Predicted 3D model of a 72-nucleotide RNA (transfer RNA) from a Candidatus Amesiibacteriota bacterium.
RNA sequence: GGCUACGUAGCUCAGUGGUAGAGCACAGGUAUCAUAAACCUGGAGUCGCUGGUCCGAUCCCAGCCGUAGCCA
Numbered sequence: 001g002g003c004u005a006c007g008u009a010g011c012u013c014a015g016u017g018g019u020a021g022a023g024c025a026c027a028g029g030u031a032u033c034a035u036a037a038a039c040c041u042g043g044a045g046u047c048g049c050u051g052g053u054c055c056g057a058u059c060c061c062a063g064c065c066g067u068a069g070c071c072a
Base pairs, nucleotide, nucleotide: 001071002070003069004068005067006066007065010024011023012022013021018055026042027041028040029039030038048064049063050062051061052060
């Protein structure tokens, strides 16, 4: 330098056009002599950035940035 894949909550991931979810973690509560486990409730996201297409974009297209792999 070229090609491919990926980038979504603190972490691991789902969601592939119609206003974003789960598990773990975190906070509060129930219960317990107390802690853990269990159960209930809650907070946390400009979906990497900038444009484009579309009535509407996390999703499709282009460029850029980052990570990983392969080739040279």
The RNAcentral record of the sequence draws on ENA. The source organism's lineage runs through Bacteria, Bacteria candidate phyla and Candidatus Amesiibacteriota.